[in-house]
RNA sequence: GGCUGGGUCUUGCGCGGCGGAGUGCUAUGAAUCCCGUCAGGUCCGGAAGGAAGCAGCGGUAAAUAGUAAACUCCGGGUGCCGCAGGGUUACCUGGUUGGA
Numbered sequence: 001g002g003c004u005g006g007g008u009c010u011u012g013c014g015c016g017g018c019g020g021a022g023u024g025c026u027a028u029g030a031a032u033c034c035c036g037u038c039a040g041g042u043c044c045g046g047a048a049g050g051a052a053g054c055a056g057c058g059g060u061a062a063a064u065a066g067u068a069a070a071c072u073c074c075g076g077g078u079g080c081c082g083c084a085g086g087g088u089u090a091c092c093u094g095g096u097u098g099g100a
Stems, first nucleotide, its partner, number of pairs: 001097008009086006015079002018075006024067005034059004042051003
């Protein structure tokens, strides 16, 4: 010096990770226009019994607050990750080969 492989570069896909949102979970949560149970009392009935139903209690809706794991969605100058391309001007490195 030649040929060639790989890396630095770049693109796409995938995986993980980070951030955000949602689902989920917990808590609060309806004087009355949610549900259930309805003490007391009220009404119907000769009675047996029945009816409506306040307070209270329980469960919830919309909503609010918090939030691990898991799942879903979105995002990136996320990663001494993987795969496949592009680029071979420059740099690094390996193999091979020719000359001095």
The RNA shown here (Bacterial small signal recognition particle RNA) has 100 nucleotides and comes from a Dehalococcoidia bacterium. The source organism's lineage runs through Bacteria, Bacillati, Chloroflexota and Dehalococcoidia. Its mean pLDDT, the model's own confidence on a scale to 100, is 78. Rfam family: Bacterial small signal recognition particle RNA. Rfam classes the family as a non-coding RNA gene.